Source information: This is a predicted structure of an 87-nucleotide RNA (c-di-GMP-I riboswitch aptamer) from uncultured Nitrosomonas sp. Rfam family: c-di-GMP-I riboswitch aptamer. From the family's description: GEMM was predicted in a large-scale screen for bacterial structured RNA regulatory elements. The source organism's lineage runs through Bacteria, Pseudomonadati, Betaproteobacteria, Nitrosomonadales and Nitrosomonas. The sequence was found by an Rfam model in a public genome assembly.
[in-house]
RNA sequence: GUAUGAAAAAGGCAAACUCUGUGAAAGCAGAGGACGCAAAGUCACUGAUCUAACGGGCUAAUGCCCCAUGAUGGCAGGACUGCCUGA
Numbered sequence: 001g002u003a004u005g006a007a008a009a010a011g012g013c014a015a016a017c018u019c020u021g022u023g024a025a026a027g028c029a030g031a032g033g034a035c036g037c038a039a040a041g042u043c044a045c046u047g048a049u050c051u052a053a054c055g056g057g058c059u060a061a062u063g064c065c066c067c068a069u070g071a072u073g074g075c076a077g078g079a080c081u082g083c084c085u086g087a
Base pairs, nucleotide, nucleotide: 005084012037013036017032018031019030020029021028022027035074041080042079043078045077046076047075048072049071050070055066056065057064058063
């Protein structure tokens, strides 16, 4: 240096749930809280998934269907970066 994730150390993140705020919703933010995580750090680039406000279509109406420009990085892949590290 590359790879790996045994052991240890320094630290890091924070699921469910609760409260508050926000949003049409999915969801997100803050506080509490820890199920887990060696990239659970960054990027919506590819696929996947969720939502369907606006818009469009149908309908006498209620309503139904389509649509991402909205989301998920703690769904998979990819790109970039990073602590420690035995054999």